[in-house]
Two RNAs folded together computationally: RNase P RNA and transfer RNA, 472 nucleotides in total. Its mean pLDDT, the model's own confidence on a scale to 100, is 76. Rfam match: Bacterial RNase P class A. Its family is annotated with ribonuclease P activity, tRNA processing and dimeric ribonuclease P complex in the Gene Ontology.
RNA sequence: CAGCUGGACCGGACGGUCGCUCCCGCAAGGGAGAGGAAAGUCCGAACUCCGCAGAGCAGUGUGCCGGAUAACGUCCGGGACGGCGAGUUCAAGCUCGUUGGACGGAAAGUGCCACAGAAAACAAACCGCCUCGGCAACGGGGUAAGGGUGAAAAGGUGCGGUAAGAGCGCACCGCCGCGGCAGUUAAUGACGCGGGCAGGGCAAACCCCACACGGAGCAAGACCAAAUAGGAAGGAAGCGCGGCUUGAUUCUUUUGAACCAGGCUGCGCACGUACCGGCUCGGCGCGUUAAACCUUCGGGUAGGUCGCUAGAGGCGCGCAGCAAUGCGCGUCCCAGAGGAAUGGACGUCCCGCCCGCAAGGCGGACAGAAUUCGGCUUACAGGUCCGGCUGCCAC
RNA sequence: CGGGGCGUAGCGCAGCCUGGUAGCGCACCUGCCUUGGGCGCAGGGGGUCCGCGGUUCAAAUCCGCGCGCCCCGACCA
Repeated sequence: CAGCUGGACCGGACGGUCGCUCCCGCAAGGGAGAGGAAAGUCCGAACUCCGCAGAGCAGUGUGCCGGAUAACGUCCGGGACGGCGAGUUCAAGCUCGUUGGACGGAAAGUGCCACAGAAAACAAACCGCCUCGGCAACGGGGUAAGGGUGAAAAGGUGCGGUAAGAGCGCACCGCCGCGGCAGUUAAUGACGCGGGCAGGGCAAACCCCACACGGAGCAAGACCAAAUAGGAAGGAAGCGCGGCUUGAUUCUUUUGAACCAGGCUGCGCACGUACCGGCUCGGCGCGUUAAACCUUCGGGUAGGUCGCUAGAGGCGCGCAGCAAUGCGCGUCCCAGAGGAAUGGACGUCCCGCCCGCAAGGCGGACAGAAUUCGGCUUACAGGUCCGGCUGCCAC
Repeated sequence: CGGGGCGUAGCGCAGCCUGGUAGCGCACCUGCCUUGGGCGCAGGGGGUCCGCGGUUCAAAUCCGCGCGCCCCGACCA
C1' cells in the first nucleotide's frame, strides 16, 4: 500500500429573515424546541388500576461458571465447543492466534430417525475375506479389516498379531471411574492411578432438573362537572253532590233496604301546571296522594384539569475494579402536544459526483418524539479513528 | 398509542399442533358429446408455501428477525 474482517464515533456548520408549538411577562419582549435509531413493540422495569389467607398443580419463559444491575432473554470477565489461518506429528491428534453463539440433561423415561441399505440401536452377514464339507453349483461355521447404502454403521491412528480378522495385545489420542493439585470450596484444566471400552443422533420432539413469573396496561388511572333522559328522597289542597260495581255487617220469610270500606266515573268549586288567545281575564287539556309541578341528593356523558416530564437524568473530575459498573464531589436543566409544533426560502462555508483546473451544475442517507427508563433487533449516503489476518514493495 | 390474529395455485380454503407424499372446491387447458355454445363425461397443467436467517440428515410445519394485511381497546350508569 492492497484485500478481507472486528470495534468505537460523527452523521452537515454559521448568519440574518419569514413562520409554528410550549413556557415566563400587564405589555414590549425574552427563553426552549427530535434521534442514534425517536422505528419494530422483541425482552426487562418504574408507575397506575383490578385481583389476592397460604401453599401447590397447570401454563409460559430462561438455562456453562462467576460478577454487574432496580430488573432483564442485557452487559462484563472466565471456561468448554465449533469455524478459519499458521505451526507441528508417520497418522490420529496437539499447540498458538483470531472469530462465532438460544452453551443444563440423550447414563430417568417415552418417541422419531423418511428413502436407500443385510442391519438405524433389543441387534445385524448383502458383497467380500478365512475355514470345513462337496467334482461343482452350493451349504455349515468364523469374521465388522475392506466394499456398497445412507445425513448417520457401533471408539480413532500406527505397529504387532491371526486361518482370516477383531482392544485380541501394545503405544498415543479419545472415553469411564478414583485421587489429590490448580482455579473464586466455580465452570473447568493439567497430572497420577485403575479399567479394554459400556452409553449413535435429535430436547428450536414430548419430557426431566434448577430458577423466575397474579392480570391488564397512560385509550392505565384520578379529580371537577353543563343540558337532556333516567334513579332516590322530600314538598304541594282538596272539598261537596251524584251514578255504576265488589266485599263485610245489620234488618227482613223473600224481593230488597240501611250503613261501612274499596275500585271506576260524571258535575261544580278550589289549587297546581302545559298550551292558545293582546293576557289582573278567558278557553282547552292534564293532575290533586302523585309519570307530568317545585326543592334537594347521588351516579354519570359532553367538556375541562391532572397523570406529563427533575429523571435508575446529562456533563466534568477523582477513587475502587481487568472490565461491565459502583461511590464521592462539582456543575447544568434539556420538547411535552389538539394523536396536528420542532419548518420554508436565501447567503457563506464543508463533503461527494460531473470536470485537466477554475467557474458552473447536481446531490448530502435512514428516519422522525406522544407516560418514562434500561436493553435487544432492524434501517442508514458519506466520513473519522483504533485494531486483527493475509499478500506485495521499500529500509 | 397499546393489544391480538392471519399470509399455501388466478380466487376461497385444508395440511402446521405430532417435521419426510403439498391437497380440496371453483377457475384454466385438451379430448368426447352438440349444427354451435352451455351443461355433462374423461384426462391434464399450474406452487419462490410472504421474505431472510437458524435448529435438524431433512422445514409449509419448529425457533428468531423483518414485511404486508385484518380485527379489538377511549364508553359508562